[in-house]
């Protein structure tokens, strides 16, 4: 210094309801599968204070990775 957000990769604007992709199920189709398509489940945003009506997001600190 620069990273830590779903099982994996990653998003998230000047703080204001945490999303998509893939995987996992289910569901159409098909003789069966695959492949497309729709849909569903999936989060103590690394731990621990602080500020703020309101924190992934700003402050402090610890812990891991580069």
């Nucleotide at each position: 210094a620069g990273a830590a957000u779903a099982g994996c990769u990653c998003a998230a604007u000047u703080g204001g309801u945490a999303g998509a992709g893939u995987a996992a199920c289910g569901g159409u189709c098909u003789c069966c599968a695959a492949a497309a398509c729709c849909g569903u489940c999936g989060g103590u945003u690394g731990g621990g204070g602080g500020u703020u009506c309101a924190a992934u997001u700003c402050c402090c600190u610890c812990u891991u990775c580069u």